The part of an RNA shown here (large-subunit ribosomal RNA, domain II) has 679 nucleotides and comes from Aulosira sp. FACHB-129.
Context: one part of a larger RNA
RNA sequence: GCCGGCGACUUAUAAGCAGUGGCAGGUCAAAGCAUUCAAUGCUCAAGCCAAAGCGAAAGCGAGUCUGAAAAGGGCGAAAUUAAGUCACUGUUUAUAGACCCGAACCCGGGUGAUCUAACCAUGUCCAGGAUGAAGCUUGGGUAACACCAAGUGGAGGUCCGAACCGACUGAUGUUGAAAAAUCAGCGGAUGAGGUGUGGUUAGGGGUGAAAUGCCAAUCGAACCCGGAGCUAGCUGGUUCUCCCCGAAAUGUGUUGAGGCGCAGCGGUUGUGAUUAUAGUCUGGGGGUAAAGCACUGUUUCGGUGCGGGCUGCGAGAGCGGUACCAAAUCGAGACAAACUCAGAAUACCAGAUGCACACACAGCCAGUGAGACGGUGGGGGAUAAGCUUCAUCGUCAAGAGGGAAACAGCCCAGACCACCAGCUAAGGCCCCCAAAUGGUCACUAAGUGAUUAAGGAGGUGGGAGUGCAAAGACAACCAGGAGGUUUGCCUAGAAGCAGCCAUCCUUGAAAGAGUGCGUAAUAGCUCACUGGUCAAGCGCUCCUGCGCCGAAAAUGAACGGGGCUAAGUGACAUGCCGAAGCUGUGGGAUAUAUAAAGUAUCGGUAGGGGAGCGUUCCGCAGUAGUGAGAAGCACUAGCGACAAGCAGGUGUGGACGAAACGGAAGUGAGAAUGUCGGC
Numbered sequence: 001g002c003c004g005g006c007g008a009c010u011u012a013u014a015a016g017c018a019g020u021g022g023c024a025g026g027u028c029a030a031a032g033c034a035u036u037c038a039a040u041g042c043u044c045a046a047g048c049c050a051a052a053g054c055g056a057a058a059g060c061g062a063g064u065c066u067g068a069a070a071a072g073g074g075c076g077a078a079a080u081u082a083a084g085u086c087a088c089u090g091u092u093u094a095u096a097g098a099c100c101c102g103a104a105c106c107c108g109g110g111u112g113a114u115c116u117a118a119c120c121a122u123g124u125c126c127a128g129g130a131u132g133a134a135g136c137u138u139g140g141g142u143a144a145c146a147c148c149a150a151g152u153g154g155a156g157g158u159c160c161g162a163a164c165c166g167a168c169u170g171a172u173g174u175u176g177a178a179a180a181a182u183c184a185g186c187g188g189a190u191g192a193g194g195u196g197u198g199g200u201u202a203g204g205g206g207u208g209a210a211a212u213g214c215c216a217a218u219c220g221a222a223c224c225c226g227g228a229g230c231u232a233g234c235u236g237g238u239u240c241u242c243c244c245c246g247a248a249a250u251g252u253g254u255u256g257a258g259g260c261g262c263a264g265c266g267g268u269u270g271u272g273a274u275u276a277u278a279g280u281c282u283g284g285g286g287g288u289a290a291a292g293c294a295c296u297g298u299u300u301c302g303g304u305g306c307g308g309g310c311u312g313c314g315a316g317a318g319c320g321g322u323a324c325c326a327a328a329u330c331g332a333g334a335c336a337a338a339c340u341c342a343g344a345a346u347a348c349c350a351g352a353u354g355c356a357c358a359c360a361c362a363g364c365c366a367g368u369g370a371g372a373c374g375g376u377g378g379g380g381g382a383u384a385a386g387c388u389u390c391a392u393c394g395u396c397a398a399g400a401g402g403g404a405a406a407c408a409g410c411c412c413a414g415a416c417c418a419c420c421a422g423c424u425a426a427g428g429c430c431c432c433c434a435a436a437u438g439g440u441c442a443c444u445a446a447g448u449g450a451u452u453a454a455g456g457a458g459g460u461g462g463g464a465g466u467g468c469a470a471a472g473a474c475a476a477c478c479a480g481g482a483g484g485u486u487u488g489c490c491u492a493g494a495a496g497c498a499g500c501c502a503u504c505c506u507u508g509a510a511a512g513a514g515u516g517c518g519u520a521a522u523a524g525c526u527c528a529c530u531g532g533u534c535a536a537g538c539g540c541u542c543c544u545g546c547g548c549c550g551a552a553a554a555u556g557a558a559c560g561g562g563g564c565u566a567a568g569u570g571a572c573a574u575g576c577c578g579a580a581g582c583u584g585u586g587g588g589a590u591a592u593a594u595a596a597a598g599u600a601u602c603g604g605u606a607g608g609g610g611a612g613c614g615u616u617c618c619g620c621a622g623u624a625g626u627g628a629g630a631a632g633c634a635c636u637a638g639c640g641a642c643a644a645g646c647a648g649g650u651g652u653g654g655a656c657g658a659a660a661c662g663g664a665a666g667u668g669a670g671a672a673u674g675u676c677g678g679c
Base pairs, nucleotide, nucleotide: 001679002678003677004676005675006674011096012095013094014093015092016091017090018089019088020087021086022085023084026049028047032043053060054059063075064074065073066072099237100236102234106227107226108225109224110223111222117201118200119199120198121197122196123195124194125193126191128160129159130158131156135152136151137150138149139148140147164188165187166186168185169184170183171182172181203219205215206214207213212221240612241611242610243609244608245607250263251262252261253260254259264368265367266365267364268363269362270361271360272359279353280352281351282350283349284348291340292339296336297335298334299333300332301331302330303329304328307325308324309322310321311320312319313318371396372395373394374393375392376391377390378389379388380387401412402411403410416587417586418585419584421583422582423581427577428576429575430562431561432560436574440571441570442569443568449564455549456548459546460545461544462543463542464541465540466539467538468537476533477532478531479530480529482506483505484504488500489499512527516525517524588602589601590600591599592598613668615665616664617663618662619661625656632652633651634650635649636648638646639645
């Protein structure tokens, strides 16, 4: 891992509600007794509930309490048709282990010091080598000591290094040879040394040269049994079928936030009743959007300009000036979530009308209270996020089908079942791939289509305006482009062309005191401007369609692919394809109080309600059946909407054993790191 067996809402008591049944203004027996036909049996009225309430109570009573009250008020009766009680069944709640499995802990009583820590008693072990303390001896030395030298001696938590004890480094090992080792090095090795044997200390404790270390591979409190099925607002699991309805992820409170209470939303039963409701009409209040500047603030320009600054005159008081700042005011133009003179659409409220099984209330039973994305209106953030937080609508959640290549939340559309029938939606119609390579008119040349901006460009289509033009435009070519003059100033120079001022006159068809290049300065080239040649349109501005550049990432890899110049884009017209939508044909179920007919309905998680199937055992019953072959097992194949069942056949098996109708449960497995067994 697979297969097989086992494996989870039980039981008791009490209560609420629903269903069924008995009796009914009543109903029922508890303990107990007796009997034997052993069960819906008999006896027993103590007692519970109900039939009357009110008051704290005495008490009174269809009333009563409060009160001085015959007042008012509270709770009742009545109005009002509303009966209870007992039993059984179902369901829910409470108390118990209470659907099952699962802690870490806490407490009690015991068992452990054969591991290990410390200690006690008694034994035992430490190759070899090195160093050479004290003391002593001899000699020297001293008044005597001291002191010096040599020798002797053999001290030491002394040195080197085996056994022994340890464990600093690396490698190997890591399902190991080993639940801590091996290999190569390493530390101590006469000591606070190692070690044998026996003994002592025990868990709220011991021991500890102290690491929370060690106390039998277990230690921030050992192990075993018990309290114990501890508790678990937590995780996991929870077994047959069909039918009807069908949520929530919000508000509020909470030592509350992944838990609960109440409300909201679901189911079911009853009652009420046309109340309720989409839509339409009518009537309302508003201060949002947009807008506006009348208020509150903000703000630009202009006019007037209090006051201030600067400044002139004056000894001062003061009188003037001002292109500066600027209150206030006037004109014009703007801004606002916490501005509003004014002011929508929606929404909301009320009335009228008005379809449904829709509504309201009550009893009982829930689940939900982590939501997700998309559109719209906002807050937070960076007008970031598959971000976050509200409001509102939709979808998913709990929704299959078609489209978007693939794609919970987007678009279309809500699946009772069957059909090799038809019509459509979104989206499509060259091939993959169902359907027009269908017809007409344009655009695009970029494979744009099939990724983006500021910005850039004689790409190209359409439109508007304006100027020039046969008295010849635009472009090209030919020719001219002069003189005063090198204007003046400045300058080393400045001659059209470094810079400053001025920018005239003449000749002319035209020619600037000069457009650019150029020179040291001149020179030279060129332009404006003019004539000629040529011969028909040319220039500028704006709006707009489709394109171009801007455009860099790691495989080719951003049309789904092939491939396309339409099979791209824009528009007109017609047709077709296309879904579980709609229709057709056949069938089923639910609701509508039984049947038929008609009508409506039949996606579904949590969850509620309803109807059934099967398993074991019990009664009928050891009955029907059965050696002319029971149960069981294997296979076959017909009927049925399902769980399943019935009938038949074949083989095996070799003695039991139904159905129907009832009853009782150890009653249905695929999951629980389930459990036991097998492989």